Background:
The RNA shown here (c-di-GMP-I riboswitch aptamer) has 90 nucleotides and comes from Insulibacter thermoxylanivorax. Rfam family: c-di-GMP-I riboswitch aptamer. Its Rfam clan is "c-di-GMP_I riboswitch clan". The coordinates come from a structure-prediction model, not an experiment, and the mean pLDDT is 87. The model forms 100% of the base pairs in the Rfam consensus. The organism belongs to Insulibacter, within Bacteria.
RNA sequence: AUUCGAUAAGGGCAAACUUGUCGAAAGACAAAGACGCAAAGCUGCGGGCCUAAGGACAGAUUCUAUGACUAUGGCAGCCGGUCCGCCGAG
Numbered sequence: 001a002u003u004c005g006a007u008a009a010g011g012g013c014a015a016a017c018u019u020g021u022c023g024a025a026a027g028a029c030a031a032a033g034a035c036g037c038a039a040a041g042c043u044g045c046g047g048g049c050c051u052a053a054g055g056a057c058a059g060a061u062u063c064u065a066u067g068a069c070u071a072u073g074g075c076a077g078c079c080g081g082u083c084c085g086c087c088g089a090g
Base pairs, nucleotide, nucleotide: 002090003089004088005087012037013036018031019030020029021028022027035077041083043081045080046079047078048075049074050073054070055069057067058066060064
């Protein structure tokens, strides 16, 4: 430098459920809790997925409600890429 995760040590993260806060929602954060994770560390760059407040549209219509579309909102624990990294082995 590169590939790998059999073993061991020191550690790390934390799904679901519950409670609280924020948010239109998806979801996020905090507490509690461990299903799992060798990048479950970083980054919305590509794909994918979730949501649709606002927007524009449609047909009804008085306000208004409904329908389908849309990310400028999200997901890094869906896949790939980027950058960085602990221990061990070859």